[in-house]
Context: one part of a larger RNA
RNA sequence: UCACGGUCAAGGAACUAGGCAAACUGGCCCCGUAACUUCGGGAAAAGGGGUCCCCUCCUUCGCGGGAGGGGCGCAGAGAAUAGGUCCAGGCAACUGUUUAACAAAAACACAGGGCUGUGCUAAGUUGAAAGACGAAGUAUACAGCCUGACACCUGCCCGGUGCCGGAAGGUUAAGAGGAGUGGUCACCGCGAGGGAAGCCCCGAAUUGAAGCCCCGGUAAACGGCGGCCGUAACUAUAACGGUCCUAAGGUAGCGAAAUUCCUUGUCGGGUAAGUUCCGACCUGCACGAAUGGUGUAACGAUCUGGGCACUGUCUCAACCGUGAGCUCG
Numbered sequence: 001u002c003a004c005g006g007u008c009a010a011g012g013a014a015c016u017a018g019g020c021a022a023a024c025u026g027g028c029c030c031c032g033u034a035a036c037u038u039c040g041g042g043a044a045a046a047g048g049g050g051u052c053c054c055c056u057c058c059u060u061c062g063c064g065g066g067a068g069g070g071g072c073g074c075a076g077a078g079a080a081u082a083g084g085u086c087c088a089g090g091c092a093a094c095u096g097u098u099u100a101a102c103a104a105a106a107a108c109a110c111a112g113g114g115c116u117g118u119g120c121u122a123a124g125u126u127g128a129a130a131g132a133c134g135a136a137g138u139a140u141a142c143a144g145c146c147u148g149a150c151a152c153c154u155g156c157c158c159g160g161u162g163c164c165g166g167a168a169g170g171u172u173a174a175g176a177g178g179a180g181u182g183g184u185c186a187c188c189g190c191g192a193g194g195g196a197a198g199c200c201c202c203g204a205a206u207u208g209a210a211g212c213c214c215c216g217g218u219a220a221a222c223g224g225c226g227g228c229c230g231u232a233a234c235u236a237u238a239a240c241g242g243u244c245c246u247a248a249g250g251u252a253g254c255g256a257a258a259u260u261c262c263u264u265g266u267c268g269g270g271u272a273a274g275u276u277c278c279g280a281c282c283u284g285c286a287c288g289a290a291u292g293g294u295g296u297a298a299c300g301a302u303c304u305g306g307g308c309a310c311u312g313u314c315u316c317a318a319c320c321g322u323g324a325g326c327u328c329g
Stems, first nucleotide, its partner, number of pairs: 001324007010315002014313001019310001027051005036041001038149001052071008072076001084308007091300001096108002112147007124133003150295004155225003160222002162218005169213003175207002180202001182200003187194002226244005253287001254284001265281005
């Protein structure tokens, strides 16, 4: 000097990003225990008292329990072991799961909710196939996707994309079809050339499915959910009116929010002092309803703010023990 322990005057979070770390608390018995609540809980809430030894008495007689009196110490769960606690808010219902070796969480899962597919040789998955799984199951089943307890709810838009249904018309492949052009050649012609049949190369019309176009449906499918101007007898504001655009113009609820740029918004609370926190307001840059919305008791090694207790975190440092390296001897 470092590591791990121990003690500390006065103060007590002034430390710090943050009470990180440490300290306080601690077993058992008795008393007592709030808001809120899904009536289970919250709860060991909180907050108090007791705890050793001896004698006497009561007792269902037991090494148990109770009552009274006395004694000792600083201290009686005398060591060790052994919850700090409360208030408010965000997120996630919960117990669980996860980045083996920087992340344990608000992420994943979850019961519950919904949509879609699948009638059994099921759909789906795997395999080249046979086959296997699904399942020795059968729609109260299985598969895929989304949401995520519970309570109250889940608005409008089908124009685009997707999916489902439709089949009249348009478009449309191979195939079918074979008009016709061309090559070759008997033959004709003095020649230029013409040219039957056959063979051969091309090949028009016509016919020809799904798909696409088209017609409808569907948003707990992918998704989307406006602008400008005017108007009330102070002012301000605009229940009201006009106009343009759209498939439709954001409903309920919530809102400076895990979302708010301006922003430390404004007001209130808490502090002597509060970019954080809580309650409001609404001007929502850019919330919003199963990419779920708003609440919510309980739960959480979760995140944020605050109180009490407690402390070497600090003011501000000191001493001691054990061990190690280094330095000196």
Molecule: large-subunit ribosomal RNA, domain IV
Organism: Candidatus Amulumruptor caecigallinarius